RNA sequence: GGAGUCGGCCAGGCAGCCGCUGUGGAAGCACAGAGGAAAGUCCGGGCUCCGCAGAGCGGGAUGCAGGAUAACGUCCUGGCACGGCGACGUGACGAAGAGGGCCACAGAGACGAGUCCUUGGUGAAAGCCAAGGGGUGAAACGCGGCAACCUCCAUCCGGAGCAACACCAAAUAGGCAAGCGCGGUGGCCUCACGGCCACUUCAGGCCGGCUCGGCCGAGCUUGCGGGUAGGUGGCUAGAGCCGGGGGGCGACCCCCGGCCCAGAGGAAUGGCUGCCGGUCCCAGGCGGGUUCGCCCGCCCCGGGACUACAGAACCCGGCUUACAGGCCGUCUCCCCCU
Numbered sequence: 001g002g003a004g005u006c007g008g009c010c011a012g013g014c015a016g017c018c019g020c021u022g023u024g025g026a027a028g029c030a031c032a033g034a035g036g037a038a039a040g041u042c043c044g045g046g047c048u049c050c051g052c053a054g055a056g057c058g059g060g061a062u063g064c065a066g067g068a069u070a071a072c073g074u075c076c077u078g079g080c081a082c083g084g085c086g087a088c089g090u091g092a093c094g095a096a097g098a099g100g101g102c103c104a105c106a107g108a109g110a111c112g113a114g115u116c117c118u119u120g121g122u123g124a125a126a127g128c129c130a131a132g133g134g135g136u137g138a139a140a141c142g143c144g145g146c147a148a149c150c151u152c153c154a155u156c157c158g159g160a161g162c163a164a165c166a167c168c169a170a171a172u173a174g175g176c177a178a179g180c181g182c183g184g185u186g187g188c189c190u191c192a193c194g195g196c197c198a199c200u201u202c203a204g205g206c207c208g209g210c211u212c213g214g215c216c217g218a219g220c221u222u223g224c225g226g227g228u229a230g231g232u233g234g235c236u237a238g239a240g241c242c243g244g245g246g247g248g249c250g251a252c253c254c255c256c257g258g259c260c261c262a263g264a265g266g267a268a269u270g271g272c273u274g275c276c277g278g279u280c281c282c283a284g285g286c287g288g289g290u291u292c293g294c295c296c297g298c299c300c301c302g303g304g305a306c307u308a309c310a311g312a313a314c315c316c317g318g319c320u321u322a323c324a325g326g327c328c329g330u331c332u333c334c335c336c337c338u
Base pairs, nucleotide, nucleotide: 001334002333003332004331006329007328008327009326010325012276013275014274015273016272017271018270020033021032022031023030024029035309039320040319042318043317044316045315046314047161048160049159050158059157060156061155062154063153064078065077066076067075068074079093080091081090082089083088094152095151099150100149101146102145103144111142117132118131119130120129121128122127165233166232167231168230175224176223177222178221179220180219183200184199185198186197187196188195189194202217204216205215206214207213240259241258242257243256244255245254246253247252277307278306279305280304281303282302284299285298286297287296288295289294
């Protein structure tokens, strides 16, 4: 110098104007306000309710050994197998023993045994018996191979999920209870029950409040209870973050100090402008090489393009997937120089 390997990190910055959400404040205002994956919802846990999960059946998941952890299908260390010159990467990596199943093509024959070839024996022959060998194939009788085939063994797993769940609670319509009322007079019809009409000083309701007046008029008022809309909690102090020390090869654990770091909920965390960045291309300048086509490196006044993936929704630990581009470190191999 080139080619790789593994691990970690960043995810534009500043200013101005206009907004949004939360908290504090009487107010002016102050402070805080998405991610490494917030994503997929694929595993594991916390939490909540149902329920009492003890046992059996069924089902599902996992599968080398030891360890880490709240737990895991995750992670760490080691072994083995495979790939790579190497750093390193990948791995459903228990059991062929009990039973069932399968073993392509080739081959006579694929687990039932069998006879393609040769030799020997026997036999009239077909054939039968024995031994050896060739060939095919991943494997040829050996108690073969396959369990990401059933199965067996071991371990684990109750179900549903914050739209969980708890509390407050309107209107309307049901439910229960209590109180008040469904009246009075006259006339007519009817055996009666009852009905009709008129008048009236009849509970109550409507005409926006009061009085008068008018209309309706058999129900009205109050309380309790369930539930809906709506609201509140759950709801962010946590297997938390930062720094230091210690233990362990490591995953990780322990101790000390400091910090509070979104909490919306039809769902805030944004929009615009300017300046400075980053990467690439064009043009330019300098140096080197040149097969005279150009190529390489550095610089940079200018012009252009790009500046990602993606948006919390109860909270954590993982896995997987997406991502413009950039930075740092570890180790390996090759070439050159000293």
Background: This is a predicted structure of a 338-nucleotide RNA (Bacterial RNase P class A) from a Burkholderiales bacterium. A source record names the gene rnpB. It matches the Rfam family "Bacterial RNase P class A". Its family is annotated with ribonuclease P activity, dimeric ribonuclease P complex and tRNA processing in the Gene Ontology. Rfam classes the family as a ribozyme. Lineage of the source: Bacteria > Pseudomonadati > Pseudomonadota > Betaproteobacteria > Burkholderiales. The model forms 92% of the base pairs in the Rfam consensus. RNAcentral holds the sequence, with entries from ENA. The coordinates come from a structure-prediction model, not an experiment, and the mean pLDDT is 77.